This is a predicted structure of a 317-nucleotide part of an RNA (large-subunit ribosomal RNA, domain IV) from a Thermoplasmatota archaeon. Its Rfam family is "Bacterial large subunit ribosomal RNA". Its family is annotated with structural constituent of ribosome and ribosome in the Gene Ontology.
[in-house]
Context: one part of a larger RNA
């Protein structure tokens, strides 16, 4: 000098990306316990108080080195005296919740789930595995089974079928080879022809199918803004919500709280570079080794280091 463990005046996060490590709390009676809630939580919420050992007595028990209680006394800084044993609230995002996961860098907000939807199947089913016998779903039968999207619950889920899909119809167009007809050919080959499935033209249907959801002038008696109104255009022009977002370039957006000082957090406001409804929208208790911020406790994180124990390297020898 390092490891690893302990102590520690004043201060108490001034350190740091970041309270990261590390300290506080801790067991049992007892008394208390807030916002919100899906009324079941939330709760060990928070926050007080007691708590040893000796004598006496009550009370439950058959009984116990048994459980409960009350009075008096008494010892120590310290009585769950050592181990052992939550620190704790608050505010926002995010997935509802226990669960699953990259066996050796990733435990998450990913996956998964119940719940909701949408398509397909009548059973000798669909859909799967097999070249075939055959086999699974299933010794099931529509309250069933397979698929596909969504993701508890609650309030909702807006317009567009022109584009691709998908389904249905279909008088007419189109459509191969094969049979059929004619021509050829001493047999043929080959040439026309006609009828014509299945696509497709075509028409109608379907978005919880794959998607998508404009511009440009003007306008109220202060300005300013535009409920109003013209006009190009689309298949139809973004509805309810939300909103500087885990999505916003401009941006450190403005305004309001929190700081002595805030590119942070939280509330607002919104012209949204490029939000937006099962590619889900909003919103939510409770639950999280999930993200961001704050307040209280405590702290050698730090101001600013100090000795201690043990063990290591390194120097003498």
């Nucleotide at each position: 000098u390092c490891a690893u463990g302990g102590u520690u005046a004043g201060g108490g996060a001034a350190u740091u990306c970041g309270g990261c490590a590390a300290a506080u709390u801790a067991g049992c009676c007892c008394c208390g316990u807030a916002a919100c809630u899906u009324c079941g939580g939330g709760a060990g919420a928070a926050g007080g108080g007691g708590u040893g050992c000796c004598u006496g007595c009550c009370c439950a028990g058959c009984g116990a080195g048994u459980g409960g209680g009350c009075a008096g006394g008494u010892c120590g800084c310290a009585g769950u005296g050592a181990c052992a044993a939550g620190g704790g609230g608050g505010c926002u995002c995010u997935a509802a919740c226990u669960g699953u996961c990259u066996a050796a860098u990733a435990a998450c907000a990913a996956c998964a789930u119940a719940g909701c939807a949408g398509a397909c199947u009548g059973c000798a089913a669909c859909u799967c595995c097999g070249u075939a016998a055959g086999g699974a779903c299933u010794c099931g039968u529509a309250u069933a089974g397979u698929c596909u999207g969504u993701g508890a619950u609650u309030c909702c889920u807006g317009c567009c079928c022109a584009g691709u899909g998908c389904g249905g119809g279909u008088a007419u167009c189109u459509g191969a080879a094969a049979c059929c007809u004619c021509a050829g050919u001493a047999c043929a080959a080959u040439g026309g022809g006609a009828a014509g499935a299945a696509g497709g033209a075509c028409c109608c249907g379907u978005a919880a199918a794959c998607g998508g959801c404009g511009g440009g002038g003007g306008u109220a008696a202060c300005u300013a803004u535009g409920a109003c109104c013209c006009u190009c255009u689309u298949a139809a022009g973004g509805u309810a919500g939300c909103g500087u977002a885990g999505u916003a370039c401009c941006u450190u957006g403005u305004c309001g709280c929190u700081u002595a000082a805030u590119u942070g957090g939280c509330g607002a406001c919104u012209u949204g570079c490029a939000u937006g409804a099962a590619u889900g929208g909003a919103u939510u208790a409770a639950u999280g080794a999930g993200a961001g911020c704050c307040c209280u406790a405590c702290u050698g994180u730090c101001c600013c280091a100090a000795c201690c124990a043990u063990g290591a390297a390194a120097c003498c020898g």

Its mean pLDDT, the model's own confidence on a scale to 100, is 87.